[in-house]
RNA sequence: CGGAGCGUAGCGCAGCCUGGUAGCGCAUCAGUCUGGGGGACUGGGGGUCGCUGGUUCGAAUCCAGUCGCUCCGA
Numbered sequence: 001c002g003g004a005g006c007g008u009a010g011c012g013c014a015g016c017c018u019g020g021u022a023g024c025g026c027a028u029c030a031g032u033c034u035g036g037g038g039g040a041c042u043g044g045g046g047g048u049c050g051c052u053g054g055u056u057c058g059a060a061u062c063c064a065g066u067c068g069c070u071c072c073g074a
Stems, first nucleotide, its partner, number of pairs: 001073007010026004020057001028044006050066005
């Protein structure tokens, strides 16, 4: 310098191809059961999707640029 993959909640991930209310598991908080611990069940909170811009009635999703990490090549 060129190419590819990844970036979404505290952690691990799905959703992206095919635009239409942002989800799952764990964790966390509350309640119930239990003498307590542990555990089970029920319910709640938490992210505007790495960043900037564009297209569109509407963007996590499409387009352009850019940042970070990993890998390959030179």